[in-house]
Notes:
Model confidence (mean pLDDT): 87 of 100. This is a predicted structure of a 252-nucleotide part of an RNA (large-subunit ribosomal RNA, domain VI) from Marinoscillum sp. 108. Rfam family: Bacterial large subunit ribosomal RNA. Gene Ontology terms of the family: ribosome and structural constituent of ribosome. Lineage of the source: Bacteria > Pseudomonadati > Cytophagia > Reichenbachiellaceae > Marinoscillum. RNAcentral holds the full RNA, with entries from ENA.

Context: one part of a larger RNA
RNA sequence: CGUAAGAAACUUGAGUAGAUCUGACUUUAGUACGAGAGGACCGAGUUGGACUAACCGCUGGUGUACCAGUUGUCUCGCCAGGGGCAUUGCUGGGUAGCUAUGUUGGGAAGGGAUAAGCGCUGAAAGCAUCUAAGCGCGAAACCCACUACAAGAUGAGGUUUCUUUAAAGGGACGUUAUAGAUGAUGACGUUGAUAGGCUGCAGGUAUAUAGGUAGUAAUAUCAGAGCUGAGCAGUACUAAUUACCCGUAAGC
Numbered sequence: 001c002g003u004a005a006g007a008a009a010c011u012u013g014a015g016u017a018g019a020u021c022u023g024a025c026u027u028u029a030g031u032a033c034g035a036g037a038g039g040a041c042c043g044a045g046u047u048g049g050a051c052u053a054a055c056c057g058c059u060g061g062u063g064u065a066c067c068a069g070u071u072g073u074c075u076c077g078c079c080a081g082g083g084g085c086a087u088u089g090c091u092g093g094g095u096a097g098c099u100a101u102g103u104u105g106g107g108a109a110g111g112g113a114u115a116a117g118c119g120c121u122g123a124a125a126g127c128a129u130c131u132a133a134g135c136g137c138g139a140a141a142c143c144c145a146c147u148a149c150a151a152g153a154u155g156a157g158g159u160u161u162c163u164u165u166a167a168a169g170g171g172a173c174g175u176u177a178u179a180g181a182u183g184a185u186g187a188c189g190u191u192g193a194u195a196g197g198c199u200g201c202a203g204g205u206a207u208a209u210a211g212g213u214a215g216u217a218a219u220a221u222c223a224g225a226g227c228u229g230a231g232c233a234g235u236a237c238u239a240a241u242u243a244c245c246c247g248u249a250a251g252c
Stems, first nucleotide, its partner, number of pairs: 001152001005163007015149004021049007033038001051106005059100004066093005071086006110144003117137004169246003173189005194239003197235005203228003211222004
């Protein structure tokens, strides 16, 4: 821009893409078959491999604004307690998120029309013949079925609802995240929990400083203490203010 008014939702599916894998074991059954040796079809079940999708409850990884320990040095006047630098100084852990080696699922079943092949009926050709007319069975291949996208499918589809004008609706702006390079997408904007802050909790770390008590002292204890990023709630304390822009007449 189009889809002959403008919008908001929900859809149909022409078409496109993906998937389509496979082993072993148990049983049927030491059965059918076979002199024996050996040894099934068909069917039922169990458990794997590779590939693939989703997820983070478990097992782990990461986690340079979380916690603790510790070395050297400089510094906050000194002690105590901190801060800077040294690969995040080094070391031990670790929330959220992201993750695989972790967990769960998938390729199942069925239908249609067939290939090679196997047949039925059956003439030409009194017989025979699966074929000439006619009719069946038959494969991971084909078409459905399964998954995703899909009306620019210009063949532009359908249904419902809203608006008749300062319209419905949309944008911009602001707070933002389950979104994100930027656009876009989603939530919210005081009739408010959108983000931050605060409070509580979960989780992490591992028992803070100062002081009391015990001990000559190291240390122990009061004390799962103190601190705490992203998590879960509550709470208008702060910021989402006011204003603005687009959109408007369809018939011939």